RNA sequence: GCACCUGUAGCUCAACAGGUUAGAGCGCAGGCCUCCGGAGCCUGAGGUUGGGGGUUCGACUCCCCCCAGGUGCACCA
Numbered sequence: 001g002c003a004c005c006u007g008u009a010g011c012u013c014a015a016c017a018g019g020u021u022a023g024a025g026c027g028c029a030g031g032c033c034u035c036c037g038g039a040g041c042c043u044g045a046g047g048u049u050g051g052g053g054g055u056u057c058g059a060c061u062c063c064c065c066c067c068a069g070g071u072g073c074a075c076c077a
Base pairs, nucleotide, nucleotide: 001073002072003071004070005069006068007067010026011025012024013023019057028044029043030042031041032040050066051065052064053063054062
């Protein structure tokens, strides 16, 4: 340099042919319980879906460019 894959909550992952308000587990906060803590139970907060454009009535999903990471190939006097 070329091709492909990945990027969604603090972490690990979902989101079924594009469909309306993007969810789960863990973690975090509060409460219940307990002498205290742990465990358990209940509730809650937390997201510009990597960034920017485009298509569409409608985009996490499709197209283009860029960024970051990974894999393969190529190049390396």
A computed fold for a 77-nucleotide RNA from a bacterium, annotated as transfer RNA.